[in-house]
RNA sequence: UACAAAGUUUUCUAGGGUUCCGCGGGCUGCCUAUUUCCCGGACUGGACCAAGAGGAGACGCACAGCUAAAGACUGUGUUCACGGAGGGAUAAAAGCCCGGGAGAU
Numbered sequence: 001u002a003c004a005a006a007g008u009u010u011u012c013u014a015g016g017g018u019u020c021c022g023c024g025g026g027c028u029g030c031c032u033a034u035u036u037c038c039c040g041g042a043c044u045g046g047a048c049c050a051a052g053a054g055g056a057g058a059c060g061c062a063c064a065g066c067u068a069a070a071g072a073c074u075g076u077g078u079u080c081a082c083g084g085a086g087g088g089a090u091a092a093a094a095g096c097c098c099g100g101g102a103g104a105u
Base pairs, nucleotide, nucleotide: 007059008058009057010056011055012054015049016048020046021045022043023040024039025038026037060078061077062076063075064074065073080100082103086098087097088096
C1' cells in the first nucleotide's frame, strides 16, 4: 500500500426510550354512568426500536464426496474484529443509521 461472501435475511437477547395500552400522581367531597386533560419511564409491564465487533436459524458462498460432466443430494467450514466526538431518523432514545467510518494497534 492492497485484498476479502467481512453477503442477504428471519428471530431472539444485552441495551434503549415513552407515540399507543396499562400503571402511579394531579383527584378532595354526595349519587350513577362514561370520558377528557396535565405530569411521571430515577413506572415492574403489553407493545415498539435494537447490535459489524451478542446468540440461534434459513438462504447464499467456499471446499470435499457422489457424477463422464453438470444439477440435485450429502458432509465440513463460514475465521478475526480496540474504537471516539459529532450528526441523522422515528414519539423518543439506544451497542439503531452515517459506520468494520475518523482514529488507534